c-di-GMP-I riboswitch aptamer from an Anaerolineales bacterium, 92 nucleotides, folded computationally.
The organism belongs to Anaerolineales, within Bacteria.
Formats: sequence, structure tokens, C1' cells
RNA sequence: AGAACGAAAAGGCAAAACCGGUGAAAACCGGUGACGCAAAGCUAUGGGUCUAAAGUCAUCGAAUAGAUGAUCAUGACCGCCAGGCCGCCGAA
Repeated sequence: AGAACGAAAAGGCAAAACCGGUGAAAACCGGUGACGCAAAGCUAUGGGUCUAAAGUCAUCGAAUAGAUGAUCAUGACCGCCAGGCCGCCGAA
């Protein structure tokens, strides 16, 4: 110095919920707040999960209006798993 590992120390992040905002929604952003996290840092690359505005199909309908159902990511989730990249400290 590096890898593995994770005692200690210094710190870091921030679940649910609430408030405000964006969005069709999933969800995201900001504030409050801490369930927890040694990568709960970044990355949507693989798998997985969530949503379905628009599109398509079907049904109801006088209707080209509207409603309902199904299907479908180009949308979302890295605090679902894995991969890639970067990274604080140093006991056993």
C1' cells in the first nucleotide's frame, strides 16, 4: 500500500408519518422527523417489482361524447437482488 473483515473513534445517510410542491399514476423534490443502514454513495447494465397518461382491443352507449375492463413502458423503484465505478476509519 492492497484485499478480507467490522471492534472503537470521527462523522455520514435518512424509513414510516406529517406539511408544501411536481406528476395521470407509480413515484420524486423541499422541510420536520428517525425505522434503520459499513456503502441506505453513484450508476437503470441484468433480473425483479410498481404504475398505465397516451396507444390498442373489447363492452355499454344514439354518439365521433363519456364510462368500464384487458393489454402495454417509452414512466418509476438502487432502502429488492446482482453487476460496474468511487469511498471514511483501522482493533481482533
Rfam family: c-di-GMP-I riboswitch aptamer. About the family: GEMM was predicted in a large-scale screen for bacterial structured RNA regulatory elements. Model confidence (mean pLDDT): 90 of 100.